Transfer RNA from Acrobeloides nanus, 72 nucleotides, folded computationally.
Rfam family: tRNA. Rfam classes the family as a transfer RNA.
[in-house]
RNA sequence: GCCCGUGUAGCUCAGUGGCAGAGCGUCUGUCUCGUAAACAGAAGGCCCACGGUUCAAUCCCGUGCUCGGGCA
Numbered sequence: 001g002c003c004c005g006u007g008u009a010g011c012u013c014a015g016u017g018g019c020a021g022a023g024c025g026u027c028u029g030u031c032u033c034g035u036a037a038a039c040a041g042a043a044g045g046c047c048c049a050c051g052g053u054u055c056a057a058u059c060c061c062g063u064g065c066u067c068g069g070g071c072a
Stems, first nucleotide, its partner, number of pairs: 001071005007065001010024004018055001026042005048064005
């Protein structure tokens, strides 16, 4: 330099053109002499940025950037 992939909750990752979710973690409660475990509940995200397509974009297209991989 060229090619491919990736970017979503604090972390690891799903997800689909029309309500954004799980596990772990955090907080609260129940239980216990107490802690842990278990159980119940809650908070937490302008879905990398900017344009475009569309009635409608986290999702499709383009460019840029991040990270990872391949070729030279």
RNAcentral holds the sequence, with entries from Rfam.